């Protein structure tokens, strides 16, 4: 991640209408973290599970961000790290190689013995040996000296590393210096595991309010039947009782549906000043979608940007002008924020 303007639409606001006003994003996406808000749960403790893992800070909070420390990479600006523990335990370490972890003897080196030989040489056997060769990403500290049959931290000096102590610097991670120790300890924990810290659950289809139809309950009036009264009888009439399904009213619950939640917010802009920074403070100004199967679109003009061609100028890079073409990508609000991740034409 594109300005200005016009026309025709869509949608929304005000009781309605209008030539009136508002109308998608940097990611509205993935829904991976964190919070607000809402409802439910919750005496306390333990276990499990998941996530995180240098220090200090920022923040509503974070697994995010900033600064710093340490490792690795880079000549460098800088980049990058899932950055606690491998000396609690278990597992694993392809190929190659004799041996891949309480080490190991393939070649080589050496003593002894046996055989051969003139020989200090050759062959073999039992042993010793990690100095040398070879394999590997990695072979059990490095260099030098002593020592030894040959060798070996076996001994010594220095160096590296580890653990501790003391002192200096830093809020801290850590770092610098001195000193002591045993001489030395492979790698792997986004393998199991151990340690520390954190975590109640569900979500705007949360939740609240109103409320057709159908079914339920109560009452009313109506009709049917019966009873007795009025009359000599029938009709009729009012009274009482009974039954019935439709009707009317009321009731509670509540479906469809409607309203709300809903957009003024950890908001945006400017100035000033705090902080290395993340970020935060004060003052002034602004209001900027709220739809519900879901509106936010199309066309044209113009400016800008870019592609190409031509012309002018210039040594060139370039600059200016004319014409032509393009204005594309990823994508689309659905309660709201802070992050992370992913997608993306073009320009810088």
């Nucleotide at each position: 991640g594109a300005g200005c303007a016009a026309u025709c639409g869509c949608c929304u606001g005000c009781g309605a209408g209008a030539u009136c006003g508002a109308g998608a994003g940097g990611a509205a996406a993935g829904u991976c973290c964190g919070g607000g808000c809402u409802c439910c749960g919750c005496a306390g403790a333990a276990c499990a599970a998941a996530a995180u893992g240098g220090u200090c800070g920022a923040u509503a909070a974070c697994g995010u961000c900033g600064a710093c420390c340490g490792g690795u990479c880079g000549c460098g600006a800088g980049a990058u790290c899932a950055g606690g523990g491998a000396a609690a335990g278990u597992g694993c370490c392809g190929c190659a190689g004799a041996a891949a972890a309480c080490a190991a003897a393939c070649c080589g080196c050496c003593u002894a013995c046996u055989g051969g030989g003139a020989a200090u040489c050759c062959a073999g056997u039992c042993g010793g040996u990690a100095a040398g060769g070879g394999u590997g990403a990695a072979a059990a500290g490095g260099u030098g000296g002593g020592g030894u049959a040959a060798g070996a931290g076996c001994c010594c000096a220095c160096c590296a590393g580890c653990a501790g102590u003391u002192g200096g610097g830093g809020c801290g991670a850590c770092u610098c210096a001195a000193u002591u120790g045993g001489c030395u300890u492979g790698g792997u924990a986004a393998a199991c595991c151990c340690c520390a810290u954190u975590u109640g659950g569900a979500g705007c289809a949360a939740g609240g309010c109103c409320a057709a139809a159908c079914a339920g309950a109560a009452a009313g009036a109506a009709a049917u039947c019966g009873g007795a009264g009025c009359u000599g009888u029938u009709c009729g009439u009012g009274c009482c009782g009974u039954u019935u399904g439709a009707c009317u009213u009321u009731c509670g619950g509540g479906u469809a549906g409607g309203c709300u939640g809903c957009u003024u917010g950890a908001g945006c802009g400017a100035a000033c000043g705090a902080g290395c920074a993340a970020u935060g403070g004060u003052u002034c100004g602004c209001c900027u979608a709220g739809a519900u199967a879901a509106a936010u679109g199309a066309u044209c003009g113009u400016g800008g940007a870019c592609u190409g061609u031509c012309u002018g100028u210039g040594c060139a890079a370039g600059c200016a002008g004319a014409c032509u073409g393009u204005u594309g990508a990823c994508a689309g609000a659905a309660c709201c924020c802070g992050g992370c991740u992913u997608a993306u034409u073009u320009c810088c």
This is a predicted structure of a 348-nucleotide RNA (Bacterial RNase P class A) from a marine eukaryotic metagenome. Rfam family: Bacterial RNase P class A. Rfam describes the family as follows. Ribonuclease P (RNase P) is a ubiquitous endoribonuclease, found in archaea, bacteria and eukarya as well as chloroplasts and mitochondria. The sequence is in RNAcentral, with records from MGnify.